Source information:
The prediction has a mean pLDDT of 85. This is a predicted structure of a 1451-nucleotide RNA (small-subunit ribosomal RNA) from an uncultured prokaryote.
[in-house]
RNA sequence: AGAGUUUGAUCCUGGCUCAGAACGAACGCUGGCGGCAGGCCUAACACAUGCAAGUCGAGCGCUCUCUUCGGAGGGAGCGGCGAACGGGUGAGUAACGCGUGGGAACGUACCGAUUGGUCUGGGACAACCCCGGGAAACUGGGGCUAAUACCGGAUGUGCUCUACGGAGGAAAGAUUUAUCGCCGAUAGAUCGGCCCGCGUUGGAUUAGCUUGUUGGUGAGGUAAUGGCUCACCAAGGCUACGAUCUAUAGCUGGUCUGAGAGGAUGAUCAGCCACACUGGGACUGAGACACGGCCCAGACUCCUACGGGAGGCAGCAGUGGGGAAUCUUGGACAAUGGGGGCAACCCUGAUCCAGCCAUGCCGCGUGAGUGAAGAAGGCCUUCGGGUUGUAAACCUCUUUCACCGGUGAAGAUAAUGACGGUAGCCGGAGAAGAAGCCCCGGCUAACUCCGUGCCAGCAGCCGCGGUAAUACGGAGGGGGCUAGCGUUGUUCGGAAUUACUGGGCGUAAAGCGCGCGUAGGCGGAUUGUUAAGUCGGGGGUGAAAUCCCGGGGCUCAACCCCGGAACUGCGUUCGAAACUGGCAAGCUAGAGUUCGGGAGAGGGUGGUGGAAUUUCCAGUGUAGAGGUGAAAUUCGUAGAUAUUGGAAAGAACACCGGUGGCGAAGGCGACCACCUGGACCGAUACUGACGCUGAGGUGCGAAAGCGUGGGGAGCAAACAGGAUUAGAUACCCUGGUAGUCCACGCCGUAAACGAUGAGAGCUAGAUGUCGGGCGGCAUGCCGUUCGGUGUCGGAGUUAACGCAUUAAGCUCUCCGCCUGGGGAGUACGGCCGCAAGGUUAAAACUCAAAGGAAUUGACGGGGGCCCGCACAAGCGGUGGAGCAUGUGGUUUAAUUCGAUGCAACGCGCAGAACCUUACCAGCCCUUGACAUCCCUAUCGCGGGGACCAGAGAUGGACCCCUUCGGCUCGGCCGGAUAGGAGACAGGUGCUGCAUGGCUGUCGUCAGCUCGUGUCGUGAGAUGUUGGGUUAAGUCCCGCAACGAGCGCAACCCUCGCUUUCAGUUGCCAUCGGUUCGGCCGGGCACUCUGGAGGAACUGCCGGUGACAAGCCGGAGGAAGGUGGGGAUGACGUCAAGUCCUCAUGGCCCUUAUGGGCUGGGCUACACACGUGCUACAAUGGCAAUGACAGUGGGAUGCGAAGGGGCGACCCUUAGCUAAUCUCCAAAAAUUGUCUCAGUUCGGAUUGUUCUCUGCAACUCGAGAGCAUGAAGUUGGAAUCGCUAGUAAUCGCGGAUCAGCAUGCCGCGGUGAAUACGUUCCCGGGCCUUGUACACACCGCCCGUCACACCAUGGGAGUUGGUUUUACCCGAAGCCGGUGCGCGAACCUUUUUGGACGCAGCCGACCACGGUAAGGUCAGCGACUGGGGUGAAGUCGUAACAAGGUAGCCAA
Repeated sequence: AGAGUUUGAUCCUGGCUCAGAACGAACGCUGGCGGCAGGCCUAACACAUGCAAGUCGAGCGCUCUCUUCGGAGGGAGCGGCGAACGGGUGAGUAACGCGUGGGAACGUACCGAUUGGUCUGGGACAACCCCGGGAAACUGGGGCUAAUACCGGAUGUGCUCUACGGAGGAAAGAUUUAUCGCCGAUAGAUCGGCCCGCGUUGGAUUAGCUUGUUGGUGAGGUAAUGGCUCACCAAGGCUACGAUCUAUAGCUGGUCUGAGAGGAUGAUCAGCCACACUGGGACUGAGACACGGCCCAGACUCCUACGGGAGGCAGCAGUGGGGAAUCUUGGACAAUGGGGGCAACCCUGAUCCAGCCAUGCCGCGUGAGUGAAGAAGGCCUUCGGGUUGUAAACCUCUUUCACCGGUGAAGAUAAUGACGGUAGCCGGAGAAGAAGCCCCGGCUAACUCCGUGCCAGCAGCCGCGGUAAUACGGAGGGGGCUAGCGUUGUUCGGAAUUACUGGGCGUAAAGCGCGCGUAGGCGGAUUGUUAAGUCGGGGGUGAAAUCCCGGGGCUCAACCCCGGAACUGCGUUCGAAACUGGCAAGCUAGAGUUCGGGAGAGGGUGGUGGAAUUUCCAGUGUAGAGGUGAAAUUCGUAGAUAUUGGAAAGAACACCGGUGGCGAAGGCGACCACCUGGACCGAUACUGACGCUGAGGUGCGAAAGCGUGGGGAGCAAACAGGAUUAGAUACCCUGGUAGUCCACGCCGUAAACGAUGAGAGCUAGAUGUCGGGCGGCAUGCCGUUCGGUGUCGGAGUUAACGCAUUAAGCUCUCCGCCUGGGGAGUACGGCCGCAAGGUUAAAACUCAAAGGAAUUGACGGGGGCCCGCACAAGCGGUGGAGCAUGUGGUUUAAUUCGAUGCAACGCGCAGAACCUUACCAGCCCUUGACAUCCCUAUCGCGGGGACCAGAGAUGGACCCCUUCGGCUCGGCCGGAUAGGAGACAGGUGCUGCAUGGCUGUCGUCAGCUCGUGUCGUGAGAUGUUGGGUUAAGUCCCGCAACGAGCGCAACCCUCGCUUUCAGUUGCCAUCGGUUCGGCCGGGCACUCUGGAGGAACUGCCGGUGACAAGCCGGAGGAAGGUGGGGAUGACGUCAAGUCCUCAUGGCCCUUAUGGGCUGGGCUACACACGUGCUACAAUGGCAAUGACAGUGGGAUGCGAAGGGGCGACCCUUAGCUAAUCUCCAAAAAUUGUCUCAGUUCGGAUUGUUCUCUGCAACUCGAGAGCAUGAAGUUGGAAUCGCUAGUAAUCGCGGAUCAGCAUGCCGCGGUGAAUACGUUCCCGGGCCUUGUACACACCGCCCGUCACACCAUGGGAGUUGGUUUUACCCGAAGCCGGUGCGCGAACCUUUUUGGACGCAGCCGACCACGGUAAGGUCAGCGACUGGGGUGAAGUCGUAACAAGGUAGCCAA
C1' cells in the first nucleotide's frame, strides 16, 4: 500500500466482497508446563443454606460461672460510637446527571490548633420481680433500680436574637497514677449541599409548549440561595441556533481502531451519579429520606392453632431459571485498609491468598548432532523413475519443562505467614511423559491421484459439480499458524462509500418550472478608534491510573515500580493591532435616480379585416361521389360530388418569417386605438454601498382536468360502424360526444430541457446576425464601441462525448440537491385540493449488480455503392403417373450402424443371394482366428484321397506323398508343430462434446493480418478510409503513415495456332508392285503421336480519362484484353461430419460386448419425402437403309472370322503381353410407313418357356422369347438447373464386379434461345447510421393470468403497554388546628391549677386504587391490495433497428 466482481473488450461512475487490528466472547477439533490478568454482556428473574457490622465493663445497674479469694470470664439490657464507610448493580435518568471552568448564601461527627469552662440539684425508664394475653411473632398491667440516659438552677469569655433598653442560652464523668473524656467559641483541614458559562444521541412523518407557569412584593420554610411553598400583583417565560413530544442511553478518565482528522465503545481499574422486591413516606442522626433500619400500600414466597405473623443476595459463595455463554456453598485476618476500644483485643466474603476455566497476553518445551543402500512402506509415474526424505532406523550426546529425593526463602523494622514445604537452590533417572488445527481455483502462500457425475456436496465475493473436478469426498504431497487452530458474532480500518482534513450535480444519483422577498450568510474604497474574533508571553487548572519517552525490578517477556513528557481543553492576566467584526467620519469604480433617443409576436382591454372550412338558401347539371395498399361503412335520382351567386357562424391569422425579436419562466405572431411592465444606447447632474444570494413565505406557472354560465365552424379522447388480422377492445377509413373557444374560480404538474441555479471578476481568436452610438470619407462601404443572439475554434478542462468570453476554463459568495439497483416517488401520517390528485416521504424484503461514454463486431421490415443464373429475359425440368434408388415412419427375433436445413436423403455403399456383415436365432471354442515371452514333448509342417457322426463349425478313424536347416556333432543353436501355465490377445463396445488426421460449408467470396511509426488514459484507430478503376485490398492518385506477410494474379496441367525433332503398330502427296485391302516396296510431305520451342504484352493507332491507372473503338492475328477448362481454397466460422477407413486418451466386456459355424435379416410395407429412369407421343413410334466419333479396357482376360439358335446365348478356335489383335455395333441422322386414338403411344404388372454367372438364384440376381398391356393425354401450391460448343438431346467407355446400374466417373456426336436492366427475392463485399444485441435477431425483452413461498399496506374488531385530562377514594406520614381523655421532672400552690407534652379528632397535601373521555405504540385478525422471488407453464409482442404506428414526459 491494495485486490476481486458489471463488459466481447475499454475507460469511468458505483455498490457488494476480501486481505489488517481488536474482543468480558461463544462454538468445533485438539491440548504439555509456568507467570500475569480476566471470568452472568441474557432475567434490576426468583432465591434454600451459611457468612458479609459490630464494638466498648476505662459510662451504668442486674445476673451467671470459675476461683489459687487477688481476681478472671460470660449473658441479656440501659448508654456511647459505628452502622450514611466499605461491597454490589446500571433499572431509571437526555438531566446542572456527568465533564470542564468558575461562583456565593451554607453545613461538617471523628482529626490537629487556639481559647474559655467542666458549679449545683432533681425525677424517671429498661434489665430484674409479680400478674396477664397470644399457636407464634410479640405484648399489656403493677412494682424496684444505676448511669457519660433524661430534666431543672447557676455562670457564661465568646455565641444567637434585638425595638439597642435588653433577652435567650452549656457541660459527664471514669480512674491508683499517667491519662482518657465532656461543654461553649474561633479559625483550619476534610467531606458535603447549592448556583452559573460551555460541552453532552436519534427523530420535524413531534411545531408550537407553559398557569407556580415567568417576574415582583411580603411571609413561611431550609444548614443555605431560590416559586422551594403560600398570599397578593403584573402577564409573562421557552421555541426553527429546534421548545414540547417521542425513542434510546448511566456520564467520565479511558478502551479499540485509524497516518491523522475522525469513527465505535464505556467489561476489568479509577472519579461522579442513580438504585436496593415495586410505589409512597418520614424518623433517628453531624451526615440517610438509609442494600443486610422503620411505617404504609402492592405483587410474590413462607409459617399458622386461621385469630395473626415473617421475608427481600443488584454483598461473598451457592441454587433454580433464562441463555451460545461466564467459576469454589475454599483459607486467613499474616499483610494493606476500615469500625469499636486507653489497651489487650474483637469484628471485617473490604482485602490478601488458594481453587476452577487455553478466556486473553507473555515465556518455555515436546530433543541435539551424525546418518544414502537415498531402506521398507505410502503416493505418483511417460514404468526410466520421482517424491515422502536426513525424514526414519543406526551411532554419539544433552536433560530445559514435567517426575523423584533433599534443602528452603523474601514478603515482618521486635512478635505474628493464610499463601506454603510455595518460589528458588542442590542431587538423581531416562529421549524418556508432551502436536495439533486450518488451508492448497483466483483474490491468497500451497498440486496430484482416486471416488462422485448439476447427485452428494462446497461457497467470504467471483463461482465450482451434468464421466478425465488442482473448487465436492478420501488419500499422498505441499503451504500457514502453533498449545493452539479454525468458524461465528461485533467494532474500526481499507471506504476519498457522508468527503473538516477530503467528493460531487450537461449525459453516470444529483440545479427547486420561474420570479419577488423575510431571517440568515457574504460584501467596494479611505482614515481614525475599539479589542469581540485573531496572535504572543506569564501564572491557575487539566485527579490517579492508562498511552509515549528514559531508567529500574521479577533469569527474559507479559507484568510491576520510579522519573519525565503529554493531557491538543477551560478560565485568568499582560501585550500586539495587520486582517475579520463593532463604532465614527468622509469617497465614488458597485447599485440607483434624472434627461434625450430608438427597437420589439412583452402584458391587458375594446374594436376592425380578409382568405379558408362547414352549414343553409337559390341556380346550372347528372350519376356517381367519397375513401383506401385494396376496399367497405358513408353521401347521392327525395338530385349528391362538381360549379355559380347569396347568407350565417365559430375558430385560427397564409405570404412577410429569418438558429430574427420580446419576456423571469410558462409563453407571445392579422390590423387599429387606449392602458401598462421591462431591457438597450447616448448625455449630464445627483444619492453615497443603498449591494449579492436567499431556508421558511409569497406570486406567476404549457397541456390535460374540475366547477358555474355562455359558445360550438373545424378538429377530436370516449363511443359506433367498416376494414385489416389467427385475434385487432389498435394502427387505416366513415361518423361522432366531452373537450378545444370566452368569462370567472380551481388545479400546480411536464423530457416545465441548454436535461447546465443566481451574482461578480479574470482568461486567444475567426465569422454570421439583431438593437443603438461614434469616426472616416469614395454615400455605401471601412474601422471602432456598448448590449443581445448563433456557428467554428485555441489554451484550459472532461471518464469520454464534448464545453470553450452566452464555459462544462481559473477564482469568490449564497441557495438547492445526490450517496448502489429494485421495492418506490410507493405505504402510513401531516398539509393542500370539489375531485382527479399534488406535496412531504419511509421500511421489511430482494439482487451483485443497475448505470455513463466510447470501441470492435453482429444485426436492422436504416441509407449509399457494387457483385453472383440472385432476380429479370429465355430453354429444359422436378412437384401429377409407373418403376428404380435413398430416407423417415411403421413392422420385425433382427430389419446392423452412421449421415439430418442449405452443407443428410442414387450419402459412407466403385455394386448385401453365401461371403461381405458389424444385426437376429440356434450350435460350438476359451491363452483364443491374430502378436510377443516361458516350460514340456515331437521333428516335421504340409499336401492329396476317401470313410463315419453332425446343419455346419467340429470330432473320430484310414490310406498315400513328403520326411527341416546350420553345426564347434553337444537334444548346441535356429525353425516348425502339438500340449500346458500365465502375462496378455481381441472388441465395427461407449465418448467426434477428450483428440490427431481427413472432409464439408460460407467461398475461388476478396478478403485476413503483422512490424515500426503516429493518434487515443484505454479498448482500439491509422495503414486497409477517400477520388477513380478492376474479376480481384487489381492498379493509379491522394493521404501520418512507411513497409511486409497469408490470400488475388502469375508460375503448373490441358484445349486452340505454329515451328522443329522423331517416324512404328500411325500416315500415303509423289514413284513402283498388287490378290485392289497402305496390302507390299518405298517415303515421312500431310494427318497423327509426343518431346522441345514460338506466339498475346493493352504491344500499335484513335477517342476518353487527371499528363495516371484504366475504359471504348480499330488494325493485325489461330487466338484480344484473366483466350476456354482444370488443379490450386487466406485468417477463420459451424463443440459441422467421421472413435464403423486409420491412429489415439479415458471408460467398459474378458467361458464374453471376444472367436467359429448354419440359417435368417440388412431386400419387410396402410404411408410420407428426396434423387432419378421411362413416358404421356407425329421435332414422334415402327421398319428399312447404312455414313461419320472419342475416351478407355483386355492373359483365370478381350475374344475376330466361321457355325447353331427367333433370341438371351452356345460350339469352335485365329489374333493380341496390344497406336499392330480385340471389345467396336456408335446413336441421334436419312428414307418409307403410321395419322391423333389410351393408339403401331406407353411399357408397369402377370403367366409361361428359356439363357448366363455362381457351391447355391426360395426368401433375393441379370438377361431372352412368346403372351399379358396398368397408370399416364404435359402435371396444384411450390420449386431446380443452365449464359456457348453451354442448355437440351444422342449414344459410347470405365471403375466396383463370378453375376448384378436407371447410380457414379469419363468420352465424344448434333447443337440452341435469352440477358432491357438491378426496383424486388436470396447470398455476398465495402462505406456509413441506429442499437437496450455480444450464445450476437433463431438476439433481447414487457405485462396480465395460473401455481408455490416470503415480507408488507388496508381491515370489522380484539388484546396489551404507555401517557394526558376531569372527577371519586384517600393508607402511612409530615404540617396546621383542636385536644373537657392522659402525663414523673419546671412554676405556682398544697391540689384544684399553670407551662409543656402525648393519645384522640378535624383539615390541607399525597402513593395505590377506581370511573369517564382521549392521545400514542405494539401484538393478533376473516377478508383484501399491490410488491418480491421462483423450473423448461398460458396468452399475446409493448420496448431495443425507422422494432415494423419513432420513442418518451405530464395529464